[in-house]
Context: one part of a larger RNA
RNA sequence: CUGGGUGUAAAGGGUGCGUAGGCGGGUUGUCAAGUUGGAUGUGAAAUCUCUGGGCUUAACUCAGAGGUUGCAUUCAAAACUGGCGAUCUUGAGUGAGGUAGAGGCAGGCGGAAUUCCCGGUGUAGCGGUGAAAUGCGUAGAUAUCGGGAGGAACACCAGUGGCGAAGGCGGCCUGCUGGGCCUUAACUGACGCUGAGGCACGAAAGCAUGGGGAGCAAACAGGAUUAGAUACCCUGGUAGUCCAUGCUGUAAACGAUGAUUGCUAGGUGUGGGUGGACUGACCCCAUCCGUGCCGGAGUUAACACAAUAAGCAAUCCACCUGGGGAGUACGGCCGCAAGGUUGAAACUC
Numbered sequence: 001c002u003g004g005g006u007g008u009a010a011a012g013g014g015u016g017c018g019u020a021g022g023c024g025g026g027u028u029g030u031c032a033a034g035u036u037g038g039a040u041g042u043g044a045a046a047u048c049u050c051u052g053g054g055c056u057u058a059a060c061u062c063a064g065a066g067g068u069u070g071c072a073u074u075c076a077a078a079a080c081u082g083g084c085g086a087u088c089u090u091g092a093g094u095g096a097g098g099u100a101g102a103g104g105c106a107g108g109c110g111g112a113a114u115u116c117c118c119g120g121u122g123u124a125g126c127g128g129u130g131a132a133a134u135g136c137g138u139a140g141a142u143a144u145c146g147g148g149a150g151g152a153a154c155a156c157c158a159g160u161g162g163c164g165a166a167g168g169c170g171g172c173c174u175g176c177u178g179g180g181c182c183u184u185a186a187c188u189g190a191c192g193c194u195g196a197g198g199c200a201c202g203a204a205a206g207c208a209u210g211g212g213g214a215g216c217a218a219a220c221a222g223g224a225u226u227a228g229a230u231a232c233c234c235u236g237g238u239a240g241u242c243c244a245u246g247c248u249g250u251a252a253a254c255g256a257u258g259a260u261u262g263c264u265a266g267g268u269g270u271g272g273g274u275g276g277a278c279u280g281a282c283c284c285c286a287u288c289c290g291u292g293c294c295g296g297a298g299u300u301a302a303c304a305c306a307a308u309a310a311g312c313a314a315u316c317c318a319c320c321u322g323g324g325g326a327g328u329a330c331g332g333c334c335g336c337a338a339g340g341u342u343g344a345a346a347c348u349c
Stems, first nucleotide, its partner, number of pairs: 003321004007303002012317001014201004021194003025088007033081002035077008048066007091191001092188003095184005103177007110154001115149007125136002162169002206247006215241002220236004258316006266294011298305002322349003331342004
């Protein structure tokens, strides 16, 4: 509890869509709910303030006046907010013409490599390490050539490059499909912003059922190292990693920086578009959208941020309020479980 804050000190929800609510562009008419002014009534007494009186004074007390920030009724004003009506186009959306992209889903295809199997050549080692050993190999390994099987991932291109709300997305082709950007200015005419609840999405690991299983690899076993070595290193190796369907709902889910809008010096690179100039796809100039670096004002405790703001303002949401106890306990809700979410106190410094 008014306030001050939330990049790193406590604090931005993981992300989107959207309900209620809050907030909302220009002009004009009207109403008068908010708002402003006047009047009337009421606002008990005590208390409070002022003036005066009574106890020697004061406290205390008595009288008068004021005040009583409020409420009701009524009259008026119309700038602002609001209601209703009309109208406008710059916000927002639609249309038209272009355009880039690992955006999503489904299906098909491809080559390299690892492993395994079969066959050929070939012979004693291979493998591994700091050094070794476990392990593999004369039942023919490693190496090499040919053939086959299967799973997973897509070298180069590749880029502080691109796309997506975030999580995330990377071989090629096809189908379906979402969004963006630019140009134009034909159409609608404020239709907008935010968003408590809610709904949806949401890496990895994990769970359920059924498949699949090449490589890798928690657990586990063995070999080393060591004082020990439940590790680091080595040899193996099961869940898992992959697919389908369902669940889980969390991450340093990070830019540790909520969304939207406007304004505020420059320089330089890069991705997408448009216009001008030009013999010209180049270069140059202008401009819009994205993505980086540097930097001025300003901000900041400093570091730093600096038109992609952490600057100057506005609206809405979320969150913080000393450390530990503790993201614990209890209860509720969710989950098959693991657990998630909401979330204290005693005590202590």
Molecule: small-subunit ribosomal RNA, central domain
Organism: uncultured bacterium